Predicted 3D model of a 100-nucleotide RNA (SAM riboswitch aptamer (S box leader)) from Geobacter sp. Lineage of the source: Bacteria > Thermodesulfobacteriota > Geobacterales > Geobacteraceae > Geobacter.
RNA sequence: UGCUUAUCGAGAGUGGUGGAGGGAUAAGGCCCUGCGAAGCCACAGCAACCGGUCACAUAGACGCCAGGUGCUAAAUCCUGCCGAAAGGCAAAGAUGAGAG
Repeated sequence: UGCUUAUCGAGAGUGGUGGAGGGAUAAGGCCCUGCGAAGCCACAGCAACCGGUCACAUAGACGCCAGGUGCUAAAUCCUGCCGAAAGGCAAAGAUGAGAG
């Protein structure tokens, strides 16, 4: 980098540094931003995929914990297709787990 699989309208931010951009990509829209963007650092928090525990027997659910990841503006910010609507489906992407 590609493959398989699960999930993605919930949740959670302050300080320091930095100094103009940012919201994945292309285009359009919309939005955030000198009342300080991205990046980096510290601390805090959210969640519960893996893990641990419950647990006996080697398997096992709920619950509990928070060690490994992840995440902490807006639906994955919106966009395609079907449908009168409710809703459903896809593509791309993100994250976890797994196999190679």